A computed fold for a 117-nucleotide RNA from Jeotgalibacillus soli, annotated as SAM riboswitch aptamer (S box leader).

[in-house]
RNA sequence: CUCUUAUCCAGAGUGGCGGAGGGACUAGGCCCUUAGAUGCCCGGCAACCAACGAAUUGAACAUCGAUUCGGAAAGGUGCUAAUUCCUACAGAUCUAACGUGAUCUGAAAGAUAAGAG
Numbered sequence: 001c002u003c004u005u006a007u008c009c010a011g012a013g014u015g016g017c018g019g020a021g022g023g024a025c026u027a028g029g030c031c032c033u034u035a036g037a038u039g040c041c042c043g044g045c046a047a048c049c050a051a052c053g054a055a056u057u058g059a060a061c062a063u064c065g066a067u068u069c070g071g072a073a074a075g076g077u078g079c080u081a082a083u084u085c086c087u088a089c090a091g092a093u094c095u096a097a098c099g100u101g102a103u104c105u106g107a108a109a110g111a112u113a114a115g116a117g
Base pairs, nucleotide, nucleotide: 001117002116003115004114005113006112007111008110013042015041016040017039021032022031023030026088027087028086029085043080044079045078048076049075052070053069054068055067056066057065058064059063084109089106090105091104092103093102094101
């Protein structure tokens, strides 16, 4: 970097460093920010993987695998303004009427985890 699977309306600071823009990319909107943002550290949140326990199930049955559930948070990650901040593409319904807007569903793009190449 590519592919597969799962998740993305919950949660998380009156801390330290630092000193200018930031919210992934493009466009539009809307926000955060010298009353110090983004970032880094610490703290915290969560529970994907690993670990532990239970149930079911398969097998070559002292064991191993798969699925589901449970609690914990010492391990590997992740996250820590706003739904992935909102919209963009397609469809449905309602509305409007030359040109609009709303709601819902799906896709695309993106993020994270686990696995494969």